A computed fold for a 362-nucleotide RNA from an Acidimicrobiia bacterium, annotated as Bacterial RNase P class A.
Rfam family: Bacterial RNase P class A. The family's RNA type in Rfam is ribozyme.
Its mean pLDDT, the model's own confidence on a scale to 100, is 79.
The model forms 94% of the base pairs in the Rfam consensus.
The sequence is in RNAcentral, with records from ENA.

């Protein structure tokens, strides 16, 4: 200086005025439940998002326990309330590297599948080539010429894949039919490691194809529902249970109504609505300690939306940064809905840190 890998963060900035919403003090108004005004304070995010795992919390079902079903998860150790998440390692696999990337049990336990090509795709297959020694068949007939109805998986050629490689013995031409080295496979020995797993070896028969994010099989985990969870208080209507007839009328009779009705008074479930859940929490932020890390542990510091149809905006000034039509115009993705930890997707611009290629230069 170039090109690139991995981590880790910001994600417009300050300030005036209005404005909304929660909290906290104070004033006032009335019908006592609020309404209203002021003063302090707080008010979206790294994703709030997809709602895809995992948990708190809450109700339901459940004496304990085990099966079967179904669903998840599948190399080791770790860390965490838990994970399908992270952290480090082990194996495979890409890459010139920094490093990325992996559902990484089990195909010699059954079943199925294996496009197109291709003669044959799994207890294999003769399309081309190759052989013609034996038998055979056809010609000669002395041995000898031909052929395939034989043999043959060395060559070609199809294919993602053709049933171990290489070389040699051997054969009519081949062939693990034998042998040697090699790969892999089963079985064991020694050595290193906590473990994954690696290195060195012995013996075996000569060899086994892929796919289990087909079905299975082996190990492990899983009860269901979800803040519209759930709980308190509770208008109106409706019900129930008790007492009282009610009008007139000073009061009795007496009249008129009424007696499936009205008025009071209590009750139980419970709509609307209100309020609890509901904001201190597996918290943030600071430097320490112990670990390679992931993350714990100790102190010391902060209080940081809680709305319910849902507050979190307007506007002005000055900075930044980007256009263009040069004085205007924009500001990525995008907005809490009970709460945490994940992953995953979306993102204009831009800041640190670590590294590794290449090329120059001292």
């Nucleotide at each position: 200086u170039g090109a690139g890998u991995c981590c880790g963060c910001c994600g417009g900035a300050c300030g005036g005025c209005c404005g909304c919403g929660g909290c906290g003090g104070u004033g006032c108004c009335c019908u006592c439940g609020g309404g209203u005004g002021c003063c302090g304070u707080c008010g979206a995010g790294g994703a709030a998002a997809g709602u895809c795992c995992g948990g708190a919390c809450u109700c339901c079902a459940c004496a304990g326990g085990g099966a079967a079903a179904g669903a998840g998860u599948g190399c080791u150790g770790g860390g965490u309330a838990a994970c399908g998440c992270c952290c480090a390692g082990g194996c495979g696999g890409g890459g010139a590297g920094a490093c990325c990337c992996g559902a990484c049990g089990g195909a010699a336990a059954g079943u199925g599948c294996c496009a197109c090509a291709g003669a044959g795709a799994a207890c294999a297959g003769a399309c081309c080539g190759c052989c013609u020694a034996a038998g055979u068949c056809g010609c000669a007939u002395u041995a000898g010429c031909g052929g395939a109805c034989g043999g043959u998986a060395a060559g070609g050629g199809u294919g993602a894949a053709a049933c171990g490689g290489u070389g040699g013995u051997g054969u009519a031409a081949g062939a693990g039919a034998c042998c040697a080295c090699c790969a892999g496979c089963a079985c064991u020995g020694c050595a290193g490691g906590a473990g994954a797993c690696u290195g060195c070896g012995g013996u075996g028969g000569c060899u086994a194809g892929g796919c289990a994010a087909a079905c299975c099989c082996c190990a492990c985990u899983c009860g269901g529902a979800g803040c519209a969870a759930g709980g308190u208080c509770a208008a109106g209507c409706a019900g129930g249970a008790g007492c009282a007839g009610g009008g007139u009328g000073u009061c009795c009779c007496g009249c008129c109504c009424g007696u499936u009705g009205u008025g009071c008074u209590c009750c139980a479930g419970g709509u609307a609505g209100a309020c609890c859940g509901c904001a201190u929490g597996a918290g943030g932020c600071c430097g320490g300690u112990g670990g390679c890390a992931a993350c714990a542990c100790a102190g010391g510091u902060c209080c940081c939306a809680g709305a319910u149809a849902g507050a979190u905006g307007g506007u002005c000034g000055u900075c930044g940064c980007g256009g263009c039509u040069c004085g205007c115009c924009g500001c990525a993705c995008a907005g809490a809905a009970u709460c945490c930890g994940g992953c995953u997707u979306a993102c204009a611009g831009g800041c640190g840190g670590a590294c590794u290629c290449a090329c120059a230069c001292c």